[in-house]
RNA sequence: GGCCUUCUAGCUCAUCUGGAAGAGCGCCCGUGUGAAGAGCGGGAGGCAUGAGGUUCGACUCCUCAGAAGGCCA
Repeated sequence: GGCCUUCUAGCUCAUCUGGAAGAGCGCCCGUGUGAAGAGCGGGAGGCAUGAGGUUCGACUCCUCAGAAGGCCA
């Protein structure tokens, strides 16, 4: 320098045939216990790396930028 992939809740990841977001762990409350833990019940938490574009409508398509990883030279 060229090419490819990824970027979604605190963490790890689903969702990606465009109609609008979920799981596990963690966290909070209750239950439970002498207390705590396990278990059980409930809850909060993201509008999807940033900016444009296409569309009636985008996390999902296109462009540019950024970050991370990989391959070639």
The RNA shown here (transfer RNA) has 73 nucleotides and comes from Actinomadura sp. 7K507. Its Rfam family is "tRNA". It is annotated as a transfer RNA. Model confidence (mean pLDDT): 84 of 100.